The RNA shown here (Bacterial RNase P class A) has 376 nucleotides and comes from a bacterium. Of the family's consensus pairs, 93% are formed in the model. Its mean pLDDT, the model's own confidence on a scale to 100, is 75. Rfam family: Bacterial RNase P class A. Rfam classes the family as a ribozyme. It is recorded under the gene name rnpB.
This record gives sequence, C1' cells and structure tokens, in this order.
RNA sequence: GAAGUAGGCUAGGUCGUCGCGUGCAGAUUUUCUGUACGAGGAAAGUCCGAGCUCCAUAGGGCAGGGUGCUGGGUAACACCCAGUGGGAGUAAUCCUAAGGAAAGUGCCACAGAAAACAGACCGCCAGCCAUCGGCUGGUAAGGGUGAAACGGCGAGGUAAGAGCUCACCAUUACCUUCGGUGACGAAGGUAGAUCGGCAAACCCCACCCGGAGCAAGACCAAAUAGGGGAACAGAAGUGGCCCGCUUCGCUAUGAUUCCCGGGUAGGUCGCUUGAGAUGUGAGGUAACUCACAUCCUAGAUUAAUGACGCCACCUGCGGUGGAUUCGCGGGCAGUCUAUCGUAGGGACAGAACUCGGCUUAUUGCCUGCUUCGGCU
Repeated sequence: GAAGUAGGCUAGGUCGUCGCGUGCAGAUUUUCUGUACGAGGAAAGUCCGAGCUCCAUAGGGCAGGGUGCUGGGUAACACCCAGUGGGAGUAAUCCUAAGGAAAGUGCCACAGAAAACAGACCGCCAGCCAUCGGCUGGUAAGGGUGAAACGGCGAGGUAAGAGCUCACCAUUACCUUCGGUGACGAAGGUAGAUCGGCAAACCCCACCCGGAGCAAGACCAAAUAGGGGAACAGAAGUGGCCCGCUUCGCUAUGAUUCCCGGGUAGGUCGCUUGAGAUGUGAGGUAACUCACAUCCUAGAUUAAUGACGCCACCUGCGGUGGAUUCGCGGGCAGUCUAUCGUAGGGACAGAACUCGGCUUAUUGCCUGCUUCGGCU
C1' cells in the first nucleotide's frame, strides 16, 4: 500500500428572528404576555418476550402451539455472553432449530440390475446343452449408474469369491481410567458388531404455554328518542266491556310538569418517575449485577417538533504564503499544509401506553486483527 475481517463512535450548533405544541405563572381570563421543555439510532417492521388493564379460571389430563448441545445472564425471551461438537476459509474470522433414524410408519427425483429383511446388467467361476452361443447355479472382488451402492487396505483362503479368517486403520456400541460444574475431550480395552440419508415428514422424549389488547379499561355526562315512577285527576273527548239504542258503572288511551336509572355525542383519567438516564467505584473472562452521587429529559388527538439567516464541517475550482528526500545553492512542476474568495453538499427517517430484544433502512469517521506485495 492492497484485499479481507471484527468492533466502536457519530447523526451539526448552550447562535439570532419568526412560527407551532405542552406545562407553569400572570393578566385586560379562553385569548394574550412571560418563562421552561419539545423525536430516533433506528421513533420503522410489529417478528419474539414482558409490565399494565379487562375477561375467564377447583385440581389433573387430552387436543393445539412453541422451544430443543452445555453452563451462565435476565422480570422474561425464539434474546445476550462464555464454551462444546460439526461445517466453510491460507488466516483473521464466520455459519450452525445441534434431542431421538438401534421404538414404529413413511419418503429417497433422474440414472441404474438393485435405493434397504438387499440385489446378478456386464464381467468372473462351475456344471449341462452344445458350439463361437444358450440354460442353471455360485460370486458383491472388477466395470458401469447415482447426491448416496451395505467399511478401507494387504495377506491367507477359494472353482471363482466374500470379515470367510488374520494384521493394521476407520466407525459404532459397551466397559475402565484421567481431565472438565457440564456439553465433551484424551488414553486403554472388549465385541467381526460394520447398522445409508431425511424428524423446518408423521411421530417419540423432555420442558414451557388461558384469551384479548390503551380503540385495554375507569369516571363525569348533554340534546333528541325510548324505559320506570309520581303529581295533575275531579271531569270532558275517543275506543273497549254490555249491546237493537241510550245512560250509569268499570277500563284503556292522549296532553302538561317533576323525579330515577341505562346509554350516545362530548369531556377527564389511564399518559409518562421508569426492569429510568448520566457519572464514579466494586464484583465478574463476558453478558450482566451491586453501591453511592446527580438529574427529570415530548405527551399531541386533524394530531406540535418547522422556515429563513449566521457560524461550523465536508467536497470541487481559483488566488496568496510556507514546507519539501538522494554533495551545496537557485528555479519549474508535483505533493503536503495554512489562509482568502466562490460554487455545491449533509443520508435513512419521524413519537402516539411503556420497556427488553431481533430484523431491516442509512451518513461520516476511528481502531484492532489476518493474508499478500514493496521499501529500510
């Protein structure tokens, strides 16, 4: 210097003017004045986990869903930290839903003879027919197919072969010793045991799980309509009972006023002091925890958080000054740097009950480590 890899910080301003929202104070009290505060690292996606609220709920089980190596962290988690096993990379480093396939069921495209209680297409060997072939049997050593073919290799053995037997190696199961809290690792031994893969296929095993969500929910409460009750109430009108008709009697209805409770519009609370932030110290490899001190930092509901200017920063161009390696001095170009002028630039995005994570979007900068190349 190049390429890679891991991590961290940042996201213009204690500026001015105007505007907007909320709190507090005041006034000429519903609109002004003053003052304080006023988005994020992701406020986003709403994917996990909680707080909080209401509903449901004897206990246990089934069904359904989730999680799945070990130890730790946490209020909790599918998150985080530290490790183990496996995989990728020369390396730094990264990825990993990673229990059980030796409980059962199922699946394994194409190719291939055969894809799982193995199996005979070619080849090899034996026998028979018989002659340049065919039939029967043996054989998984050789060929060929495939992502995957039932251990590898050598010797013995055999008609040819084969863990059929043996040595070594590998795998699996079991046993012993040692190390580790543990996952697991190391060493030794026994058994010819040699057993394909898939469980983000059914399933089995272990553990966990009630539902809906701030439009949760609580309170106050118009107008209109409707419900219940009381008064007016005595009567008149109308309808019904009786009935051919009328009167009396009984009964229903309507109009007026008041009270009660439910509920709508609307309003208030929930609403921001909280698993809180910052700093220091201590414990821990770390995630994280503890102690002390200081601080209070948006709360809208057509929904505020903006505009302009100035300053700072970055980039390009131009001017001026300074520095600049291989004897010394001078000059030109280049490079670096300071300053002035001018032009341009600043991403992703935006609270709505609140936290802890994850994921995604995105600006500029810094640091560690690895590999390769060059110079001294």